[in-house]
């Protein structure tokens, strides 16, 4: 240093309920535990999702500058040591 299907500290929080900000997805706090060895951070790449403004053949249409780091993929930071 890998790696973790191992120890111990100790860390986060899915659905869902309340409140909170949005057009909306979703964010944010509180309760709350489905999981998570980076589920800590940063939208760069692809994917998903929203469709206020816009655009349009008027649509069950298009469309990210919105969202999502718990979709995967990079970058960057970090705890703790069995076996390898």
């Nucleotide at each position: 240093c890998c790696c973790g299907c191992a120890a111990a500290a100790g860390g986060c929080a899915u659905a869902c309920c309340c409140g909170u900000c949005g057009a909306a997805a979703g964010u944010c706090g509180g309760g709350g535990a489905c999981g998570c060895a980076a589920a800590g951070c940063c939208a760069c790449c692809g994917g998903u999702c929203u469709a206020a403004u816009g655009g349009u053949u008027c649509u069950u249409c298009c469309g990210a500058c919105g969202a999502u780091a718990g979709c995967g993929g990079g970058g960057u930071u970090g705890c703790c040591c069995a076996a390898u």